RNA sequence: CCAUGCCUUCGGGGCAUGGUGCAAUUCCAGACCGGCGGAUAUAGCCCGCGACCCCCUGACGGAUACCAGGUUGGUGAUGGUACUUCGACACAGGGGCUGAACCGGUGAAAUUCCGGUGCCGACGGUGAUAGUCCGGAUGAGAGAAGGCAGAA
Numbered sequence: 001c002c003a004u005g006c007c008u009u010c011g012g013g014g015c016a017u018g019g020u021g022c023a024a025u026u027c028c029a030g031a032c033c034g035g036c037g038g039a040u041a042u043a044g045c046c047c048g049c050g051a052c053c054c055c056c057u058g059a060c061g062g063a064u065a066c067c068a069g070g071u072u073g074g075u076g077a078u079g080g081u082a083c084u085u086c087g088a089c090a091c092a093g094g095g096g097c098u099g100a101a102c103c104g105g106u107g108a109a110a111u112u113c114c115g116g117u118g119c120c121g122a123c124g125g126u127g128a129u130a131g132u133c134c135g136g137a138u139g140a141g142a143g144a145a146g147g148c149a150g151a152a
Base pairs, nucleotide, nucleotide: 004149005148006147007146008145009144010143017029018028019027031132032131033121034120035049036048037047038046044119045118053096054095055094056093057092058091060087061086062085063084064082065081066080067079068078101117102116103115104114105113123135124134125133
């Protein structure tokens, strides 16, 4: 110094100002925002990942059946088995789904830099249609930083 193990912390931003209207941060004009990793050059729009949503399996819980032991008899409780069945805020693994960019310039190299012009943004809620308000979320997480120990 290192494989590896354990622990701690961190880990998402944004409608100003107006118009219409009974009512809109949701419509219109306009404004603002952009998680994580990658690479021969820096990314919302290249590749991949995360979260949301859906499905499957396992585990979990209930029901049913059988078995065990107990019991005068019955009922209930307890334990085990079943690929029998149902469910689910949650746990683990796997799969699916998942939006959007071109032109020019510089350069060895850039859909990433510079110039120009564009485009995208889950689900539920709402006295009017939401990337920006409220909510799941004091959540989760891709990951990042650090600490301790430490081989061959």